[in-house]
Context: one part of a larger RNA
RNA sequence: CUGUGCUGAAGGAACUCGGCAAAUUGCUCCCGUAAGUUCGCGAGAAGGGAGACCCAUGCUUGGGCAACCAGGUGUGGGUGGCACAGACCAGGGGGUGGCGACUGUUUAUCAAAAACACAGGGCUCUGCGAAGUCGCAAGACGACGUAUAGGGUCUGACGCCUGCCCGGUGCCGGAAGGUUAAGAGGAGGUGUGCAAGCACCGAAUUGAAGCCCCGGUAAACGGCGGCCGUAACUAUAACGGUCCUAAGGUAGCGAAAUUCCUUGUCGGGUAAGUUCCGACCUGCACGAAUGGCGUAACGACUUCCCCGCUGUCUCCAGCACAGACUCA
Numbered sequence: 001c002u003g004u005g006c007u008g009a010a011g012g013a014a015c016u017c018g019g020c021a022a023a024u025u026g027c028u029c030c031c032g033u034a035a036g037u038u039c040g041c042g043a044g045a046a047g048g049g050a051g052a053c054c055c056a057u058g059c060u061u062g063g064g065c066a067a068c069c070a071g072g073u074g075u076g077g078g079u080g081g082c083a084c085a086g087a088c089c090a091g092g093g094g095g096u097g098g099c100g101a102c103u104g105u106u107u108a109u110c111a112a113a114a115a116c117a118c119a120g121g122g123c124u125c126u127g128c129g130a131a132g133u134c135g136c137a138a139g140a141c142g143a144c145g146u147a148u149a150g151g152g153u154c155u156g157a158c159g160c161c162u163g164c165c166c167g168g169u170g171c172c173g174g175a176a177g178g179u180u181a182a183g184a185g186g187a188g189g190u191g192u193g194c195a196a197g198c199a200c201c202g203a204a205u206u207g208a209a210g211c212c213c214c215g216g217u218a219a220a221c222g223g224c225g226g227c228c229g230u231a232a233c234u235a236u237a238a239c240g241g242u243c244c245u246a247a248g249g250u251a252g253c254g255a256a257a258u259u260c261c262u263u264g265u266c267g268g269g270u271a272a273g274u275u276c277c278g279a280c281c282u283g284c285a286c287g288a289a290u291g292g293c294g295u296a297a298c299g300a301c302u303u304c305c306c307c308g309c310u311g312u313c314u315c316c317a318g319c320a321c322a323g324a325c326u327c328a
Base pairs, nucleotide, nucleotide: 001323002322003321004320005319006318007317008316010314011313014312019309027051028050029049030048031047036041038157052079053078054077055076056075057074058073059072060071061070062069063068080084092307093306094305095304097302098301099299100298104116105115120155121154122153123152124151125150126149132141133140134139158294159293160292161291163224164223165222168221169220170217171216172215173214174213177212178211179210183206184205188201189200190199191198192197225243226242227241228240229239252286253283264280265279266278267277268276
């Protein structure tokens, strides 16, 4: 000096990206316990007290014929120690926001999460030799199931809800019409031949699906404007004008896991706060099942704050063991 432990004056997070690590707490009984809430919970909330041994005594369980043996529980009095859950073992706690409802699952070997799954919700396909999947096929799964079933896809408990656009793309429907292949058709023509013929070319006309066309459909893929003016202070614009669009973003939320400018502005918290919480709305570039906004409980998730506690730190010191190192 390194590793693993132990202890520490005063202070107590001043350390640091961050209380990382360590310390605190820890058992049983009794008392007591807030907001919120889906009335289950939150909750071991928080917070407080007691605990050893001896004596006396009340009640009581089991066994035994009984004497008695083995326990449980209460009350009163006393004894000793620094310390009585005496070692070991053995929750720190509270407040607040975000995300995800939850228990689960995951990158075997740098990621456990807000990712995946989930119950619940929707759309869609499928009438059974089902759809779908594997296979060249036979055949098999689906399923020894039958639409309260099975497949695909999106969303993701619960509560309140889920607005407008079908112009584009997709899908679904449409006895008309247009276009359209082979085929059918054969006017007409060419070659050859004296000819019969043989071999070709070939116009009308007829000919599916598809496409065009006409509708529907957004919990299908997706989309959801601009400029100018206007109120008796100013400012702002309920109001008006105009251009464009398929339609111009509704409710709710909003500097947000989304805000560039930005450490926005105001309020709270601190002596001091780029973080945090509450507001505002000027949303660079939220927004409604690529779901919107809430939400008790839950989380080795994440943000901020407080109490307790501490060698994290001010600022290091000592000790033990194992190394390194020096000498033998």
Overview:
Predicted 3D model of a 328-nucleotide part of an RNA (large-subunit ribosomal RNA, domain IV) from Marinobacter alexandrii. The full RNA is in RNAcentral, with records from ENA. The coordinates come from a structure-prediction model, not an experiment, and the mean pLDDT is 89.